RNAcentral holds the sequence, with entries from ENA. Small-subunit ribosomal RNA from a Chloroflexaceae bacterium, 1485 nucleotides, folded computationally. The source organism's lineage runs through Bacteria, Bacillati, Chloroflexia, Chloroflexales and Chloroflexaceae. Rfam family: Bacterial small subunit ribosomal RNA. Its family is annotated with ribosome and structural constituent of ribosome in the Gene Ontology.
């Protein structure tokens, strides 16, 4: 300095990071669909059935090889001449062009080479030849057979036909001498050309041979008999096991032989940054085939598309005897299919074949036509145009949008149309495309737009419909009544003659990783270990140049791709140069590494020599304690177990005890994150045998090394085999328990088995979930075994401390590393070497095949089908029948209660015409009701009413009322009549009437809201801001020590601060002080009242905790003391908690009714159910009598007072009184004082029977009192539950809102009289806080686990059946070629006058081989199958409760046994278990 150049996103969660999987966005396409379609140019076009094909065309040409006929002319009648056509001979072609991809895993391609093992017609160059003779035959001629295709014999004939004969080089054979082999002529006057023959040479083009290179299966492990060699015929243009005897026994193969399975192969094409991955349409090259299959003949050259022979399907014609055929050549049909054109035109061009030419022949090619199948181009108009028209869409009703778009105005005229000229392609003639391209003129905005999307990803939004419906959907995911996600609409965004969908390939995916991953915990280290092959390999030198590296030559065809130029108006597209292009091969040269070789080292590895270690292993023997049996003795009722029991054993004498005896199996203390081994494992003590490892020396060897696919041995526990044993424990298995059941977990017994010898079995959470081996990389601590070394003890073996090194085994750290948790010199840090293993859950540690087992079973190890995830790690919460601390009338200790009665009241269900609605665990349920006879009232039923009972605005009309007050009809509502009353008779106000806007709904959604309340919870706690740490989720603050009612205060402390709550600030109550005082008591410094102040703060004293605080406990003082006592107040939030009916309100629904009005009913029903109360069951009472003391409230549509009446309720009355004055209103409990005497009562009072008050329009349904009579359950209440810690609970009353009145026993105040108890905090319920798990996150009312049942859907076995496929083994065997025969046949040569013979051939015959048949038994695949077996899915089915918090028996792996079923138990492992405790280590003070 030029040139290139690599994006990512959604999805697993409450959130996180990380692994991983799904999926999108790009680009391509021989493509198809679906809507759509104007031009032109360039391409391209059966991918399926190598299925069948009707018809025409695709290869023929030469008369200068030759005969013959016909027609023409001339003819001297013998015959000649020329052209043309035709048959046939003969030559050359026909092996090239075209088409197809069926087989084919091959020397078939593709690269490089080799042929001294080889041909090569035409075509070039040289050299040489071209003498002489002979023979036949087709066409023809007649004549037989056939239905026809065609066939026969006879008889003539020509040649560049076909044979001898001579020459013959340089030709072939042969070592050599020597032998053998040619030939054709025809046009031309001629000159000459064209040919022929033989030789050598090229040039093409061809055969064969080889290195290299390019597909999946190893669930395909052994394969091969012409198989591998050799020797010798034969055959080939030729080499060769190509063939064929004979002789040897080889040969291929884990670098994958062989067998399956797919596939034409390159050039290149599609993608990609690259590397790479898929592909191999059109074009080019090869190579295959040409109806299946086999054969061979001609010929340079085929085992031959448009040739021949057989054999097989299949189709066609036949007179049934017999014949014909091959479009994968062009066009076409049929089929197949989701799909792939005219039976067009010309040889004008480029090329082929013949031909001396003229020329002729080519469906090769050259156009053209149909296809929007690709690419490229162009265009469907351009400037102006705003009151931003209509219209349509949305509106918040004010607009906005559509939208300069239209319209309108001026303009243009690509394509269209018309008329006209008119080409290159053709170097000399010759144009199918063609009157085409292209050019002029002339009409006219004319003829010309769709399509697919608008949740995210991913650009682009409202309305309306629909309501988990009908639908979408690539992944994620939308739809259950306000959907930007469905479907229309109106807007929009994209691309554009196209657009979208499917299918299919790359890409994104670094998701197979060569570039460029990984393996503690996510998938993923092999249970160990020896070791083969193969991979790697210390240290110096020499040498060779094999790898490697550099320079050259040769190649990598063209086309394609880059990059430059040029041609068509551009482009696409063609033309031209250059370039790039792995690799492959020859030939110089380098020698650092690497390899080969040689010579040498000692660090690696190995011995030697000395020490020392240890539950290493194997065999033998022994020893005690202990358990359980058996004999005996003592002894008498219980023993044993459990959470509590039973079952069991025991009076026939257990258990207890004491002595003896048997037997087997295990080894206490030591003992210890001690030790030893490769792991598995290994623990009394003695001996034999054997293994191994460390030191310590530096003596020996002299790279002897490390790692290890196959392999081969070891391998706990269970289990399996044959024998032995058998105390003890102890699957199955039998009882007791426990339960809802317990096939369990606990007890009682108990078989296999546990142990022993031999033999198997091969897995296990064989785990450090970490392969061996080296090598580097900071410190600290402990503990085993050796050395060295200093102190100290000691008489000696020693013993203790401590240093330094070495092997082991543990802990904590730096760096580093990792998602992260963690690892950290015993690496999971930095590197090497070599092995083993992974690629999304599931299905599935599976099925089928294989090896292997006595079997159980093990090892290898899929797919179909599903899922959008499945997972590590850490977070922050919730939870735990986890842990710590710690509060509440939470238990606990206490009083009173309710649960039973009767009633009252409020649900709940019933029941009605209605019995109006909500509210429903705590937190609905004497709640919304602080007032349902009519109103309320929403509900029912009947009667009316329509602009309405209200409210606005508009239009017309109305001297006319409207209200009032009567009359009448009517249950009213309302309707109908009159009266009186105003007046400026206009307007206006007001009425009313019509008609419109609209009122109007307790009509739905409280899951569209506001707004207010409930709850947790008057709990102490939610938070933020900077800062720090962490990749982040988040964490720190806030968490610790102590206190506290308190996140209250202190102290510490990466944290410093703050906010919301806590407490105070407010009221009220206690105690003082001042001031004030009506109507208060009463005369005052006092009580009361109201206002204002002062007091209380842990302030003094001790005391006890602290480092210091702060705080506790005790005391003083005080009217009150550690918050004084009650109130008011409700953090950040949860409960889609309650309310559309308290109001507001968005959307929907009604609108002569779902509004409105009236009259009656209902909301008060009753067989139960329940929730709150209220009186009681009685003497701590109850009745009478008499006496006493409150606060706090209320009252003018009121409160009523003396007074009279009435047994009372009430009535009469009417003073007082806007109330500290008047009045409600005697307060009751309580004190005296009498009766009652334990009874369903002189207790309780329901019901019901009569009488009467009250208030009210009205007390039947349905108020209240009152009086008199009636007198019911009910004798303190089951499981079980509620309140309340002090002036409280309890008992007792007043008093009030609402309200006419009242169903009030309700609510809300008020005040008399007044306890008992709290050891404590283990528990039940609730909460704080910190901590651990956790698979929960809708958050334990969670999450899931298996049988069974129903559905569908792929699938394993399955008696069997049906098919393909390839090979064997016998049979048969056509054409053919070869071989042998060849008696019948035969012109050419040779003898011969001939006849004849010889030579040499053919026919026919026989014989190897042979396609295809046919028979047998196997292999291999596939489809089908009655029936089976597990698997996947699948809103609400069953059973149960494993799993996940200690999941309520820790779990989880192997194993073996058992159970409907998850599972249970047995043995041996694991920690991937919680919790407490102790032990040992470490860390810090």
């Nucleotide at each position: 300095a030029c040139a290139c150049g690599u994006a990512g996103a959604g999805u697993u969660u409450g959130a996180u990071c990380c692994u991983g999987g799904c999926u999108c966005a790009g680009g391509a396409u021989g493509a198809a669909c679906g809507c759509u379609g104007g031009c032109g140019g360039c391409g391209u076009g059966c991918c399926u059935a190598a299925u069948g094909c009707a018809u025409g065309c695709a290869a023929g040409u030469c008369g200068c090889a030759c005969g013959c006929a016909g027609c023409a002319c001339c003819u001297u009648c013998g015959g000649g001449u020329g052209g043309c056509u035709g048959c046939g001979u003969g030559g050359c072609g026909c092996a090239c062009g075209g088409c197809u991809g069926a087989g084919g895993a091959a020397c078939a391609c593709g690269u490089g080479g080799g042929u001294g093992a080889u041909c090569u017609g035409c075509c070039c160059c040289a050299g040489g030849g071209u003498g002489g003779g002979g023979g036949a035959u087709a066409a023809c001629g007649g004549g037989u057979c056939g239905a026809a295709a065609g066939a026969c014999a006879c008889g003539c004939u020509a040649a560049u036909c076909c044979c001898g004969c001579a020459u013959a080089c340089g030709c072939u054979c042969g070592c050599g001498a020597g032998a053998g082999g040619a030939a054709a002529g025809c046009g031309g006057u001629a000159a000459c050309g064209c040919g022929c023959c033989c030789u050598g040479g090229g040039a093409u083009g061809a055969g064969c041979c080889u290195g290299c290179g390019g597909c999946c299966c190893a669930u395909c492990a052994g394969g091969u008999a012409g198989u591998u060699g050799g020797u010798g015929c034969g055959g080939u243009a030729a080499c060769g096991g190509c063939c064929c005897a004979c002789c040897a026994a080889g040969c291929c193969a884990a670098u994958g032989a062989c067998g399956g399975g797919u596939u034409c192969c390159u050039g290149g094409u599609c993608u990609g940054a690259g590397a790479g991955g898929a592909c191999g349409a059109c074009c080019a090259g090869g190579c295959a085939g040409a109806c299946u299959g086999g054969g061979a003949c001609u010929g340079a050259g085929a085992c031959a598309c448009g040739g021949c022979c057989c054999a097989g399907a299949c189709u066609c014609c036949u007179a049934c005897g017999g014949g014909a055929g091959g479009c994968a050549g062009c066009a076409g049909c049929a089929a197949g299919g989701a799909a792939u054109u005219u039976u067009c035109c010309c040889c004008a061009a480029u090329g082929g074949g013949c031909g001396c030419a003229a020329g002729c022949c080519u469906g090769a090619g050259g156009g053209a036509g149909c296809a929007a199948c690709g690419c490229c181009g162009c265009g469907u108009g351009g400037a102006g145009g705003a009151u931003g028209a209509c219209g349509g869409c949305c509106u918040u009703c004010g607009g906005g949008u559509u939208g300069u778009a239209a319209a309108c105005u001026c303009c243009u005229u690509u394509u269209g149309g018309g008329u006209g000229g008119g080409a290159c392609g053709a170097u000399g003639a010759u144009g199918a495309c063609g009157g085409u391209a292209c050019c002029a003129c002339c009409c006219g905005a004319a003829u010309a737009a769709g399509c697919c999307c608008c949740g995210g990803c991913u650009a682009a939004c409202u309305c309306u419909g629909u309501g988990c419906c009908a639908g979408c959907a690539g992944c994620c995911g939308c739809g259950g009544u306000a959907a930007g996600a469905c479907a229309g609409a109106g807007g929009g965004g994209g691309c554009a003659a196209g657009c979208g969908u499917u299918g299919u390939c790359c890409g994104g995916a670094c998701u197979c990783a060569c570039u460029g991953g990984g393996c503690g915990u996510a998938a993923a280290g092999g249970g160990c270990g020896c070791g083969u092959a193969g991979g790697c390999g210390g240290u110096g030198g020499g040498u060779u140049g094999c790898g490697u590296c550099g320079g050259u030559g040769c190649u990598g065809a063209a086309a394609g791709c880059g990059c430059c130029c040029c041609g068509c108006u551009u482009a696409a597209c063609g033309g031209g140069g250059c370039g790039a292009g792995g690799c492959g091969u020859g030939c110089c040269g380098a020698u650092a590494c690497g390899a080969g070789u040689c010579c040498a080292c000692u660090g690696g590895a190995g011995g030697g020599c000395g020490a020392g270690c240890g539950a290493c292993g194997a065999u033998g023997g022994u020893g005690g304690a202990a358990u359980u049996c058996c004999g005996g003795g003592u002894g008498u009722a219980g023993u044993g177990g459990u959470g509590a029991a039973a079952u069991g054993c025991g009076u026939a004498g257990a258990g207890a005890u004491c002595c003896g005896g048997a037997g087997g199996a295990a080894c206490g203390c030591c003992a210890g994150u001690g030790g030893u081994g490769c792991a598995a494992a290994c623990g009394g003590c003695c001996a034999u045998c054997g293994a191994g490892c460390u030191c310590g020396u530096g003596c020996c060897u002299g790279a002897c090394g490390c790692u290890g696919a196959g392999g081969c041995g070891c391998g706990a526990a269970a289990g399996c085999g044959u024998g032995g044993g058998g105390a003890g424990c102890g699957a199955a298995c039998c009882g007791g328990a426990u339960u809802a059941g317990a096939u369990a977990c606990c007890c009682g017994g108990g078989u296999a088995g546990u142990c022993c010898a031999c033999g198997c079995c091969g897995u296990a959470a064989a785990c450090g979930a970490u392969g061996u081996c080296g090598g580097c990389u900071c410190g600290g601590u402990g503990u085993c075994c050796g050395c060295g070394u200093g102190c100290a003890g000691a008489a000696c073996c020693c013993u203790g401390c401590g240093c330094g090194g070495g092997g082991g085994u543990g802990c904590c750290u730096u760096a580093g590393g990792u998602u992260a948790c963690c690892c950290g010199g015993u690496a999971a840090g930095c590197c090497g070497a070599c092995c083993g293993c992974c690629u999304g859950g599931g299905g599935a540690c599976u099925a089928c095949g294989a090896g292997c087992g006595c079997a159980a079973g093990c090892u290898u190890a899929a797919a179909a089908c599903u899922c959008a995830a499945a997972g590590g790690a850490a977070u922050u919460g919730a939870c735990g029948g986890g842990g710590g601390c710690c509060c509440g009338c939470a238990c606990a200790a206490g009083c009173a209660g309710c649960g039973g009665a009767g009633c009252g009241u409020g649900u709940g269900g019933u029941u009605u015409a209605a019995u109006u609605c909500g509210a429903c665990g705590c937190a609905a349920c004497g709640c919304g009701a602080a007032g349902a006879a009519c109103c309320u009232u929403a509900c029912c039923c009947a009667g009316g009413u329509u602009u309405g009972a209200c409210a606005u605005g508009c239009a017309g009309c109305u001297g006319c009322a409207a209200g009032c007050g009567c009359a009448c009809g009517g249950a009213a509502a309302c309707g109908u009549g009159u009266g009186a009353c105003c007046u400026u008779c206009g307007a206006g106000g007001g009425u009313g009437c019509u008609g419109c806007a609209c009122a109007g709904g307790u009509g739905c959604u409280g899951c569209a809201u506001g707004g207010c309340u409930g709850u947790c919870g008057u709990c102490a706690g939610c938070u933020c801001g900077u800062g720090u740490c962490g990749u982040g989720a988040g964490a720190u603050g806030u968490u610790g020590g102590g206190u506290u009612a308190a996140g209250u205060c202190c102290c510490g402390c990466a944290a410093c601060g703050a906010g919301c709550g806590c407490a105070a600030c407010c009221c009220g109550c206690g105690u003082c002080g001042c001031c004030a005082g009506u109507u208060a008591c009463u005369u005052g410094u006092g009580u009361c009242u109201g206002g204002c102040g002062a007091g209380a703060c842990a302030g003094c004293c001790g005391c006890c905790u602290u480092g210091a605080u702060g705080g506790g406990c005790g005391g003083a003082g005080g009217a009150a003391g550690g918050c004084g006592c009650g109130g008011a107040u409700g953090a950040c939030g949860u409960c889609a908690a309650g309310u559309c009916a308290g109001c507001a309100u968005g959307g929907c629904c009604c609108u002569u009714a779902c509004g409105c009005c009236u009259g009656g009913g209902g909301c008060g029903a009753c067989a139960c159910a329940c929730a709150c109360g209220c009186u009681a069951c009685a003497a701590u009472g109850c009745g009478c009598u008499g006496g006493a003391c409150a606060g706090a409230g209320c009252g003018c549509c009121g409160c009523g007072a003396a007074c009279c009446u009435g047994c009372a309720a009430g009535g009469g009355g009417g003073a007082g009184c806007a109330a500290a004055u008047c009045g409600c209103a005697c307060a009751a409990a309580c004190c005296a004082g009498c009766g009652c005497u334990c009874a369903g009562u002189g207790c309780a009072g329901a019901u019901c029977g009569g009488g009467g008050g009250c208030u009210g329009c009205a007390a039947c349904u349905c108020g209240c009192c009152c009086c008199c009579g009636u007198g019911a359950a009910g004798g303190c209440g089951g499981a079980g539950u509620u309140g309340c810690u002090a002036g409280u609970a309890a008992c007792c009353g007043c008093g009030u809102a609402u309200c006419a009145g009242c169903c009030a026993u309700g609510g809300c105040g008020c005040g008399g009289u007044g306890a008992a108890u709290a050891c404590g905090u283990a528990c039940c319920c609730g909460g704080g806080c910190c901590u651990u798990g956790u698979a929960c996150a809708c958050a334990c009312c969670g999450c899931c686990c298996g049988u069974c049942a129903c559905g569908u859907c792929a699938u394993g076995g399955g008696a069997g059946u049906g098919g393909g496929c390839a090979a064997g083994a016998c049979c048969u065997g056509a054409a053919g070629u070869c071989c042998g025969u060849g008696g019948g046949c035969c012109a050419a040569c040779c003898g011969g006058c001939a006849a004849c013979g010889g030579g040499g051939g053919c026919a026919g015959c026989g014989g190897c081989c042979g396609a295809g048949g046919g028979u047998c038994g196997g292999g291999u695949u596939c489809g089908c199958g009655a029936c089976u077996g597990g698997g996947a899915c699948g809103a609400a089915g069953u059973c149960g409760u494993a799993a996940c918090a200690a999941g309520g028996u820790a779990g989880c792996c192997g194993u073996a046994g058992c159970g409907g079923a998850a599972g249970c138990u047995g043995c041996g492992g694991c920690u991937g278990g919680a919790u407490c405790a102790c032990c040992u280590c470490c860390u810090u003070u």